[in-house]
Context: one part of a larger RNA
RNA sequence: CCCUCGUUAAGGAACUCGGCAAAAUGACCCCGUAACUUCGGGAUAAGGGGUACUCGUUCUGGUGACGCCCGUACGGGCGGAGCUGGGAAGAGUCGCAGAGAAACGGCUCAAGCGACUGUUUAACAAAAACACAGGUCUCUGCUAAAGCGAAAGCUGAUGUAUAGGGGCUGACACCUGCCCAGUGCUGGAAGGUUAAGGGGAGGGGUUAGGGCUGAGAGGCUCGAGGCUCUGAACCGAAGCCCCAGUGAACGGCGGCCGUAACUAUAACGGUCCUAAGGUAGCGAAAUUCCUUGUCGGGUAAGUUCCGACCCGCACGAAUGGUGUAACGACUUGAGCGCUGUCUCGACGAGGGGCCCG
Numbered sequence: 001c002c003c004u005c006g007u008u009a010a011g012g013a014a015c016u017c018g019g020c021a022a023a024a025u026g027a028c029c030c031c032g033u034a035a036c037u038u039c040g041g042g043a044u045a046a047g048g049g050g051u052a053c054u055c056g057u058u059c060u061g062g063u064g065a066c067g068c069c070c071g072u073a074c075g076g077g078c079g080g081a082g083c084u085g086g087g088a089a090g091a092g093u094c095g096c097a098g099a100g101a102a103a104c105g106g107c108u109c110a111a112g113c114g115a116c117u118g119u120u121u122a123a124c125a126a127a128a129a130c131a132c133a134g135g136u137c138u139c140u141g142c143u144a145a146a147g148c149g150a151a152a153g154c155u156g157a158u159g160u161a162u163a164g165g166g167g168c169u170g171a172c173a174c175c176u177g178c179c180c181a182g183u184g185c186u187g188g189a190a191g192g193u194u195a196a197g198g199g200g201a202g203g204g205g206u207u208a209g210g211g212c213u214g215a216g217a218g219g220c221u222c223g224a225g226g227c228u229c230u231g232a233a234c235c236g237a238a239g240c241c242c243c244a245g246u247g248a249a250c251g252g253c254g255g256c257c258g259u260a261a262c263u264a265u266a267a268c269g270g271u272c273c274u275a276a277g278g279u280a281g282c283g284a285a286a287u288u289c290c291u292u293g294u295c296g297g298g299u300a301a302g303u304u305c306c307g308a309c310c311c312g313c314a315c316g317a318a319u320g321g322u323g324u325a326a327c328g329a330c331u332u333g334a335g336c337g338c339u340g341u342c343u344c345g346a347c348g349a350g351g352g353g354c355c356c357g
Base pairs, nucleotide, nucleotide: 001352002351003350004349005348006347007346008345010343011342014341019338027051028050029049030048031047036041038171052093053092054091055090057088058087059086060085061084062083063082066079067078068077069076070075094098106336107335108334109333110332111331112330113328114327118130119129134169135168136167137166138165139164140163146155147154148153172323173322174321175320177253178252179251182250183249184246185245186244187243188242191241192240193239197235198234202230203229204228205227206226207225209222210221211220212219213218254272255271256270257269258268281315282312293309294308295307296306297305
């Protein structure tokens, strides 16, 4: 010096990002317990008091020697010593201290998030993340939809729409506005487009044969039928275009200018654009850049915190909005208690390191 532990005057969070760590609380009995609340809870709320030993008194349990009575009985009834358990009040004894050790909740107030019990990154994250009952949309009529598999087949399910699959949301309470132009989905089918296929107008190749030419060989040319290559109209579904519907489908939810008898502001008006221009509620918020916004509260002093305001850079309604009792090793702020966290150190115990032998 390091590790683990014990004690510490006065102060008591001044430490620190932060009371991290430590200290403190702690058992049982009695008294007594607020706001709020989903009436269950909140509650061990909070906050108090008691607790050892000795003595007799007394109350109340267990067991029950023995005795008495009734009696057919090994039955019934009554009294009851002794032993033993629990309590009450009283008197007394000792200590600093009586749950004397060990074991054994710190508490309160306010706010955020998530309703809750649960689940998770085995070995840096336990959470406001995941899940969850509940809500809603959608698919699926049973050889179901969906999933696995090359198939057979299996799961779904020995289930059958109060069932099963998928998506989103996430108890409960009050609610969940406007936009269907784009994208998606569902429905529609008049018209447009359109594949294979149908269809074959027409064109090409080949040549039996014909014509012209040539002495001939041959050359040029026309060309039926067949075969063959190609092929325009036209007829061809779904899809797309198109027409509708649909937001708890993907998503979206404006700008400029003017105006009231102080000023300021603008209920009001004008204008441009849009599919429609953000409703209720909330709001410097887990969202606010400017920003330590402004005002109020708490402090002697408060970039945090709480309550308001609204100028929302860039909240907003199941990518849910706003509340909410209970719950939380969650996050933030405040207080009481408590302390070696600190002022600021000190001493001690055990272990290690280091030095000497």
A computed fold for a 357-nucleotide part of an RNA from a Bacillota bacterium, annotated as large-subunit ribosomal RNA, domain IV.
The RNAcentral record of the full RNA draws on ENA.
Lineage of the source: Bacteria > Bacillati > Bacillota.